[in-house]
């Protein structure tokens, strides 16, 4: 200087003029509204996916069971969670860092296409060694039986590896090591788990984001939840139709025990409901400081009220300004040169300084609140890995 990798912040500022939405006041008006002034109010870090998890509201105040769903190393954290901090294992990377759907494959069942003899109670293409027979002058050949899975070949992977002994030939058949796996013991940690030693020839791919087994947690619907006002030729007609506390029915996610409820409840005609308010913003709130912690946070104090639309506001123009980027001037280097200077090329560089007519400026808009996830995207700083040049 450059590359990579982690994190914070900010999303332009100022003024005028016009227009908007909500508080306050004041007028004016039967209401409904309309005018005037005023304000220390008026979109985001993701308001966007609707992926998790609450608060909050309704269902008939529980409760159990199965089936469904969901998470899946360990400790913390949090109102909770699949989130976050921090470890432990893997895994990618040169490294900073990053990543994991990270419990069980010796309970069971599947699946691994092709190629290959065989893909998990495997298995002989090539080939090793033999016993009889037969051909040959020998080497060897050939045909019928037996023994091998060490060689050598398929494949992403082939039933442990290297090395020595054995044996016909061979093979953990035996040994020495090493590698996993099971037990036993020891040391360190809450713990996941690491280290260390012994014993045992035991060697038992791979996928469960496949079926499954294991632990643990979990009612259901949602702000278009519900609640009042207001509305109905109408406190609607009409037909079925169980049962009175023993039992029997209806609804509560499916079923089932149970609980509450009881003209519950089914069917057919018809009236009304596109109105209004409330929910609707004071909160697991922001922001400062202090302590505790390695950290996620948590405690205490201290200052604050900061959109509440409802077909859906918060905007438009002018005018300086700021920041970055591009251009161009000067500047600098480089080469050419007709040696006055010019002209070309690079570029903000080694260092120091400098102006500017202009042109650009990102993703994207609140609807009940609130925690994280993931996705989309401009600009400034700071910290670390690694190349590389000066001094």
């Nucleotide at each position: 200087g450059g590359u990579g990798g982690a994190a914070a912040c900010c999303a332009g500022g100022u003024g005028g003029c016009c227009g908007c939405g909500c508080g306050c006041g004041g007028c004016c008006c039967u209401a409904c509204g309309g005018c005037c002034g005023u304000g220390u109010c008026g979109a985001g870090g993701a308001a966007a996916g609707u992926c998790c998890g609450g608060g909050c509201u309704c269902c008939u105040c529980a409760g159990g069971g199965c089936a469904g769903g969901g998470u899946g190393c360990u400790g913390g954290g949090u109102a909770a969670c699949u989130c976050c901090c921090a470890g432990u294992g893997g895994g990618a990377g040169a490294a900073a860092u990053c990543c994991c759907a990270a419990g069980g494959a010796a309970a069971g069942u599947g699946c691994c296409a092709c190629a290959g003899a065989g893909a998990a109670c495997a298995g002989a293409c090539c080939g090793c060694c033999u016993g009889c027979g037969g051909c040959g002058a020998a080497a060897g050949c050939c045909g019928c039986g037996g023994g091998c899975a060490a060689g050598g070949g398929u494949g992403a992977a082939a039933c442990g590896g290297u090395g020595a002994g054995g044996u016909a030939a061979g093979a953990g058949c035996u040994c020495a090591c090493c590698a996993g796996u099971g037990c036993c013991g020891g040391c360190g940690g809450c713990g996941a788990c690491g280290c260390c030693g012994g014993c045992a020839g035991c060697u038992a791919g791979g996928c469960a984001a496949a079926c499954c087994c294991c632990a643990c947690c979990c009612g259901g619907a949602g702000c278009a939840a519900g609640a009042c006002c207001g509305a109905a030729u109408a406190g609607g007609a009409g037909a079925g139709g169980a049962g009175a506390g023993a039992c029997g029915g209806c609804c509560c996610g499916u079923c089932u025990c149970g609980u509450u409820c009881c003209c519950a409840c089914u069917c057919u005609c018809g009236g009304g409901u596109a109105g209004g308010u409330c929910g609707c913003u004071c909160g697991a709130g922001a922001c400062g400081c202090g302590c505790g912690g390695a950290g996620a946070c948590g405690c205490g104090c201290g200052u604050u009220c900061a959109a509440g639309a409802c077909a859906a506001a918060u905007g438009g123009u002018c005018a300086c300004c700021g920041c970055a980027g591009c251009g161009c001037a000067c500047g600098g280097c480089c080469g050419a040169u007709u040696c006055g200077u010019u002209c070309g090329g690079c570029u903000u560089c080694u260092u120091c300084a400098u102006g500017c007519a202009g042109c650009u400026g990102a993703c994207a808009g609140a609807a009940c609140c609130c925690g994280g996830c993931u996705u989309a995207c401009g600009g400034u700083u700071u910290c670390c890995u690694c190349c590389g040049g000066c001094a």